[in-house]
Context: one part of a larger RNA
RNA sequence: UUGGGCGUAAAGCGUCCGCAGGUGGCGAUUCAAGUCUGCUGUCAAAGCACGGGGCUUAACUCCGUUAAGGCAGUGGAAACUGAAUAGCUAGAGUGCCGUAGGGGUAGAGGGAAUUCCCGGUGUAGCGGUGAAAUGCGUAGAGAUCGGGAAGAACAUCGGUGGCGAAGGCGGCUUACUGGACCAAAACUGACGCUGAGGUACGAAAGCGUGGGUAGCAAACAGGAUUAGAUACCCUGGUAGUCCACGCCCUAAACGAUGUCAACUAGUUGUUGGGAGCCUUAAUAGCUCUUAGUGACGAAGCUAACGCGUUAAGUUGACCGCCUGGGGAGUACGGCCGCAAGGUUGAAACUC
Numbered sequence: 001u002u003g004g005g006c007g008u009a010a011a012g013c014g015u016c017c018g019c020a021g022g023u024g025g026c027g028a029u030u031c032a033a034g035u036c037u038g039c040u041g042u043c044a045a046a047g048c049a050c051g052g053g054g055c056u057u058a059a060c061u062c063c064g065u066u067a068a069g070g071c072a073g074u075g076g077a078a079a080c081u082g083a084a085u086a087g088c089u090a091g092a093g094u095g096c097c098g099u100a101g102g103g104g105u106a107g108a109g110g111g112a113a114u115u116c117c118c119g120g121u122g123u124a125g126c127g128g129u130g131a132a133a134u135g136c137g138u139a140g141a142g143a144u145c146g147g148g149a150a151g152a153a154c155a156u157c158g159g160u161g162g163c164g165a166a167g168g169c170g171g172c173u174u175a176c177u178g179g180a181c182c183a184a185a186a187c188u189g190a191c192g193c194u195g196a197g198g199u200a201c202g203a204a205a206g207c208g209u210g211g212g213u214a215g216c217a218a219a220c221a222g223g224a225u226u227a228g229a230u231a232c233c234c235u236g237g238u239a240g241u242c243c244a245c246g247c248c249c250u251a252a253a254c255g256a257u258g259u260c261a262a263c264u265a266g267u268u269g270u271u272g273g274g275a276g277c278c279u280u281a282a283u284a285g286c287u288c289u290u291a292g293u294g295a296c297g298a299a300g301c302u303a304a305c306g307c308g309u310u311a312a313g314u315u316g317a318c319c320g321c322c323u324g325g326g327g328a329g330u331a332c333g334g335c336c337g338c339a340a341g342g343u344u345g346a347a348a349c350u351c
Stems, first nucleotide, its partner, number of pairs: 004322003007305002012319001014201002017198001021194003025088002028085004033081002035077009049065006091191001092188003098181002103177005110154001114150008125136002162169002206247006215241002220236004258318006266296012300307002324351003333344004
């Protein structure tokens, strides 16, 4: 273990897929397991309950009695759940016509900028700060022009705009490839939803092996500041950041809001599609519709803030989670990991 909850008070697994399980559309026929109902048997005595009696009363004790209910058997009912059978098309899916997209993987190639190298011009400063200094520079820096190399990231477009399950995805182009949406209505015929375990994916940092390294930059060094300054500021600078393969598996992984479905006023912007009207045509405009994505807001909800057809409203199905603060996401044990550590996860004690 009832009950109450999970946006911000404790509480939604980071996300998908999915075995078991739970749960499941419409009409029909049959069965009768659940369900409802009749009957029979049984549930010893004591006790309990009810009605009486006896001890002066009570406790105690004696007599009598039923209902409800349980179990088993048996007869019936068939609305609901279930099982079986044959169907249906409103859920779900497949195919066909189209559409948008930074969805993914691999390759090719592009320009701006930065740094470095070479050469030309040229001379005394440059750089940096609150002010300075460390630093660079007469062995010619900085500035400027030309040439070359390298790596990383893609200004403008760019947008509460798009795509993706989430993490996330942005120059151009090629190949391969996943998903979504619209319209028409052809096909399958409940094939659905959720999902303990499980599998897969999972930013950054970190780890292993091998490459790469322009800029940036933990650590580190120096200069300042300061009472000190293991910082903030400055000059440098190594891991790392990048690539390939393999691990790690955590985040304020956030909408702090699980997934799916149904129902419940509107107004206004925007993205993708469709239809109609207007227009000479295109564009544009208007109306309707559909799938997203924003702002506001009726009812309702909420402790309030706020949410409000993208619900935190009204309901249903399934899963996860919470139960005072600290100790503690710690200890121990298990599992996983190369390690770092992750996951599961207490107690004493204390307020």
Predicted 3D model of a 351-nucleotide part of an RNA (small-subunit ribosomal RNA, central domain) from an uncultured organism. Its Rfam family is "Bacterial small subunit ribosomal RNA". The full RNA is in RNAcentral, with records from ENA.